[in-house]
Context: one part of a larger RNA
RNA sequence: CUAUUAGGUGGAUGACUCGGCUCUGGAGCUGAGGAAGGGUGCGGCAAGCGGCAUUAUGCUCCGGCGAGAUGCAUGCAGUCUUUGAACCGGAGAUCCCUUAAUGAGACUUCUCCUUGAAUCCGUAAGGAUGGGGAACGCGGUGAAGUGAAACAUCUCAGUAACCGCAGGAAGAGAAAUCAAUAGAGAUGCUGUUAGUAAAAGCGAUCGAAAACAGCACAAGGCAAACUGAAUCCUUUGCAGUAAUGCAAAGGAGAUGUGGUGUUAUGGACUGCUAUUAAGAUCCUAACAAGAACAGUCAAACUCGCCUGGAACGGCAGACCUUAGAGGGUGAUAGUCCCGUAGACAAAAGCUUGUGGAUUGAAGCAGUAUCCCGAGUACUGUUCAUCGGAUAUUGAGCAGGAAUGUGGGAGGCAUCAACUUCCAACCUUAAAUACUACCAGAGUCCGAUAGCGAAUAGUACAGUGAUGGAACGUUGAAAAGAACUCUUGACAGAGAGUUAAAAGAACCUGAAACCUAAUAGCU
Numbered sequence: 001c002u003a004u005u006a007g008g009u010g011g012a013u014g015a016c017u018c019g020g021c022u023c024u025g026g027a028g029c030u031g032a033g034g035a036a037g038g039g040u041g042c043g044g045c046a047a048g049c050g051g052c053a054u055u056a057u058g059c060u061c062c063g064g065c066g067a068g069a070u071g072c073a074u075g076c077a078g079u080c081u082u083u084g085a086a087c088c089g090g091a092g093a094u095c096c097c098u099u100a101a102u103g104a105g106a107c108u109u110c111u112c113c114u115u116g117a118a119u120c121c122g123u124a125a126g127g128a129u130g131g132g133g134a135a136c137g138c139g140g141u142g143a144a145g146u147g148a149a150a151c152a153u154c155u156c157a158g159u160a161a162c163c164g165c166a167g168g169a170a171g172a173g174a175a176a177u178c179a180a181u182a183g184a185g186a187u188g189c190u191g192u193u194a195g196u197a198a199a200a201g202c203g204a205u206c207g208a209a210a211a212c213a214g215c216a217c218a219a220g221g222c223a224a225a226c227u228g229a230a231u232c233c234u235u236u237g238c239a240g241u242a243a244u245g246c247a248a249a250g251g252a253g254a255u256g257u258g259g260u261g262u263u264a265u266g267g268a269c270u271g272c273u274a275u276u277a278a279g280a281u282c283c284u285a286a287c288a289a290g291a292a293c294a295g296u297c298a299a300a301c302u303c304g305c306c307u308g309g310a311a312c313g314g315c316a317g318a319c320c321u322u323a324g325a326g327g328g329u330g331a332u333a334g335u336c337c338c339g340u341a342g343a344c345a346a347a348a349g350c351u352u353g354u355g356g357a358u359u360g361a362a363g364c365a366g367u368a369u370c371c372c373g374a375g376u377a378c379u380g381u382u383c384a385u386c387g388g389a390u391a392u393u394g395a396g397c398a399g400g401a402a403u404g405u406g407g408g409a410g411g412c413a414u415c416a417a418c419u420u421c422c423a424a425c426c427u428u429a430a431a432u433a434c435u436a437c438c439a440g441a442g443u444c445c446g447a448u449a450g451c452g453a454a455u456a457g458u459a460c461a462g463u464g465a466u467g468g469a470a471c472g473u474u475g476a477a478a479a480g481a482a483c484u485c486u487u488g489a490c491a492g493a494g495a496g497u498u499a500a501a502a503g504a505a506c507c508u509g510a511a512a513c514c515u516a517a518u519a520g521c522u
Stems, first nucleotide, its partner, number of pairs: 001520008014507001015473002019445002021442006027435002029132002037098003040053003044076002048072002050057001059092006068080003103112003113116001118129004136167001137165005147154001151201001177184002188215005199205001219427003222373001226259002230257001231252009266371003269366005279359005287353004295344003301317001302333001304315003318335002320324001326338003378399007406422005460467002480506001483494004
């Protein structure tokens, strides 16, 4: 050095899964009534995690359950418990310090005064705001790498990032819209239209709409004309479960509360006809029904023989099934256990009803008069934005209308005709987006995989911003190896347990690598 054998080392592979990943459905805010997040405490022994807060590993009450309990987590000690503990559901109480942090001032969480910050609304009584939240939403500010095979308009992209604000969704939304001689009838989302029309150093690229087909459907209120206090709020008392009503006092309100009215076949106004209920909003003690929820009931072999440590296996024979989903049990169990199909269920709360309160009409004709949102529409210009080209939308500056015999739009301008709508005020469910949270599922992964994480943003690194791991498996059951010997200890030799040492550096235990023995070669 080669080969073989026996070991060691090592932790691949196989099997497993208390963890992930993805999808579907549900559910969707929280906070001055002090949150989210932290700190520090609380246990008989108590370092960590979880729980809780000086009433501290818990307190009270109402239910459920039914024999054990004293978290993970063994142990020792003590205790609780059929006078019903532990555990589960519901309702309360307590809830240190910090934190929006809010009496003042500090700060790794304390100190000093003694009853309370600031801002806003309100005459007052009183009320609101602030901070947090995974993604989703609306708005403000707004890049660059890149592409154009360089680069400057352009593109990336109104993206990323930062900021503000809101909700369970947000935003949009009831035509001064489209369309085209036919018509449609708020908005949103999806498919098509269509990579089309259009834009563009007409380069790179970019890029709609009508319409059609679906999902889902919902409409309302002001300002004004006319009227002119007919109105509203607070406190107190009474009635009522309450909404609310009545009375008194005080206040708001003529710079207009209330009524009317809301869109072109218009409204006010004038005249006439008939008439008090559909609807809307709110409350609901008792009563009725329902959903949901802690839970409750729930069939049928532990039959014989064999193997085995063990039967859930094999052979042979039975039974149940609205239940042959799944899991557990000493191997593979419909009939052993938990469950499963199915059937039922408390209080509080919820939904619907019931009952109640407040409110609440419509039509015809006439057309003299009155009304219909102004620095607005529109024009010019400079920008931004847009597919929007002269024809998107918005902003700055300058100019600046009309009043229904009116005004806007119909993809260049102007005129006419035709068509269509009525801006300059407000609200609006559903269909849509997302997944922190809950449940279920999977032709997903199975410990170098799957989340970074089989718990961890931990250990560790860094002044800091930040970066950021690894570690799963004895056995059915600890039966976790009494006792003897060697030894300082580790460890070993016996003995014993077990089906098997699987012996805690523990399932299987590959290779690289190391050692020894034997044989051969040099």
This is a predicted structure of a 522-nucleotide part of an RNA (large-subunit ribosomal RNA, domain I) from a soil metagenome. Rfam family: Bacterial large subunit ribosomal RNA. The prediction has a mean pLDDT of 83. The RNAcentral record of the full RNA draws on MGnify.